[in-house]
Context: one part of a larger RNA
RNA sequence: GAUGAACGCUGGCGGCGUGCCUAAUACAUGCAAGUAGAACGCUGAGGACUGGUGCUUGCACCGGUCCAAGGAGUUGCGAACGGGUGAGUAACGCGUAGGUAACCUACCUCAUAUCGGGGGAUAACUAUUGGAAACGAUAGCUAAUACCGCAUAAAAGUGUUUAACCCAUGUUAAACAUUUAAAAGGUGCAACUGCAUCACUAUGAGAUGGACCUGCGUUGUAUUAGCUAGUUGGUGAGGUAACGGCUCACCAAGGCGACGAUACAUAGCCGACCUGAGAGGGUGAUCGGCCACACUGGGACUGAGACACGGCCCAAACUCCUACGGGAGGCAGCAGUGGGGAAUCUUGCACAAUGGGGGCAACCCUGAUGCAGCGACGCCGCGUGAGCGAUGAAGGUUUUCGAAUCGUAAAGCUCUGUCCUAUGGGAAGAUAAUGACGGUACCAUGGGAGGAAGCCCCGGCUAACUACGUGCCAGCAGCCGCGGUAAUACGUAGGGGGCGAGCGUUGUCC
Numbered sequence: 001g002a003u004g005a006a007c008g009c010u011g012g013c014g015g016c017g018u019g020c021c022u023a024a025u026a027c028a029u030g031c032a033a034g035u036a037g038a039a040c041g042c043u044g045a046g047g048a049c050u051g052g053u054g055c056u057u058g059c060a061c062c063g064g065u066c067c068a069a070g071g072a073g074u075u076g077c078g079a080a081c082g083g084g085u086g087a088g089u090a091a092c093g094c095g096u097a098g099g100u101a102a103c104c105u106a107c108c109u110c111a112u113a114u115c116g117g118g119g120g121a122u123a124a125c126u127a128u129u130g131g132a133a134a135c136g137a138u139a140g141c142u143a144a145u146a147c148c149g150c151a152u153a154a155a156a157g158u159g160u161u162u163a164a165c166c167c168a169u170g171u172u173a174a175a176c177a178u179u180u181a182a183a184a185g186g187u188g189c190a191a192c193u194g195c196a197u198c199a200c201u202a203u204g205a206g207a208u209g210g211a212c213c214u215g216c217g218u219u220g221u222a223u224u225a226g227c228u229a230g231u232u233g234g235u236g237a238g239g240u241a242a243c244g245g246c247u248c249a250c251c252a253a254g255g256c257g258a259c260g261a262u263a264c265a266u267a268g269c270c271g272a273c274c275u276g277a278g279a280g281g282g283u284g285a286u287c288g289g290c291c292a293c294a295c296u297g298g299g300a301c302u303g304a305g306a307c308a309c310g311g312c313c314c315a316a317a318c319u320c321c322u323a324c325g326g327g328a329g330g331c332a333g334c335a336g337u338g339g340g341g342a343a344u345c346u347u348g349c350a351c352a353a354u355g356g357g358g359g360c361a362a363c364c365c366u367g368a369u370g371c372a373g374c375g376a377c378g379c380c381g382c383g384u385g386a387g388c389g390a391u392g393a394a395g396g397u398u399u400u401c402g403a404a405u406c407g408u409a410a411a412g413c414u415c416u417g418u419c420c421u422a423u424g425g426g427a428a429g430a431u432a433a434u435g436a437c438g439g440u441a442c443c444a445u446g447g448g449a450g451g452a453a454g455c456c457c458c459g460g461c462u463a464a465c466u467a468c469g470u471g472c473c474a475g476c477a478g479c480c481g482c483g484g485u486a487a488u489a490c491g492u493a494g495g496g497g498g499c500g501a502g503c504g505u506u507g508u509c510c
Stems, first nucleotide, its partner, number of pairs: 001509003005506005012382006018375002020340001025338003029335003034077003039074002042071002046067009084293003093218008103210002108206006116150001118148002125140006156179010185198005219265003226256003231253008268290004272283004296315004318329004346372001348371003354368001355366004385415004395406004419451001420447006429437001454499005459480003465494005475482002
């Protein structure tokens, strides 16, 4: 000098930041991922119009048409983002520089070309039925942008030939042959088959995001010296988006290592941050990039994308429910609770802004985010009054008893109004509307010195000295050291010095 700090004493205001470093400990409760009726069938509160019957002429019942809140279900997209944490990881994990002639990419953009004609189911629902529940079973009915065939296609795939080119496998172009894969409709206007729009299918290109490979760099210990059988390489096959012992069969016997393999310990990495003249040393909180993880271990499914925090299955531990047959759960999301600890916040408001998901849109969702709350935790700013005022008041302390000092300090007089307070006005942030923040910031007027100073130190280092008490006691102390009867070093007082809403101490780094 710095700090995600803590502790002691003290504490007025504001702005901007920041706040579980420990138990990746266990979690009550609420919320954190939904959305689309312009994909689909069903149900339908309620309302409007209208017909009929009864008839107490304004009520009841029955029916038709239209609108339609809400509900569960099928379906599409999203849920792989956003948010959290740092356990693991010494690794192509990260950083940096490259490679892919070895790759994928939903939504988006551009271009080309389509969207013909059929089929069978199934949830919802109804009936029966099992179970305490969670959740099912059987039979029957139905729709779709759900599912499945068929027709149609080449610039797509595969093969052959030729040519050109390169970077080894190869790439590109042309010709020929052959193969495979598609679709779905909805809505609004018009009206008699049209227009527009949103979707859908194939292909090419782009953009974005990812995957893999490589050079170099990346902590300590040799009181860790040998390690390795899918191990190292080859052939063939399988698998993958793709290369590859990635996996398998066979063959060979290799591969790594004092330029530190292997083992053990420790650790997420970086941009950056702290310090330093620099070189360097230390750190990796907040913010940004990458990685890994989601009670522990394993696994796949779906999907463009996961081996998936708020999905599924299995195993184990723990907690809960149970009718004992069986079930349910996972805050390292936001708040919050217990526990641990020297120590770290509200079970807040709002989607107004920015951004994200769905939707044609209206809009819905969003503990992302924007704000507010709490904490002097940090940085910065402001205030606690200003001027005049000597009988140098009273009082305290010291005294050589003359006086000195606190000290223009106080009182007193004259002012001011930052903060404060009362009243009134009142934003920007929003582009036509929409403002949580917030009647906030800010402005105007009035009021009155009123409500606002402490902490540490005074032997030397090191700015600042006397008195009393104590008497190697009590105690101080960062180092040297101080204290045993005149202690500037202990304790108290007066005075002084330093900093100031803080001041000291402790921890850690330079």
Molecule: small-subunit ribosomal RNA, 5' domain
Organism: uncultured bacterium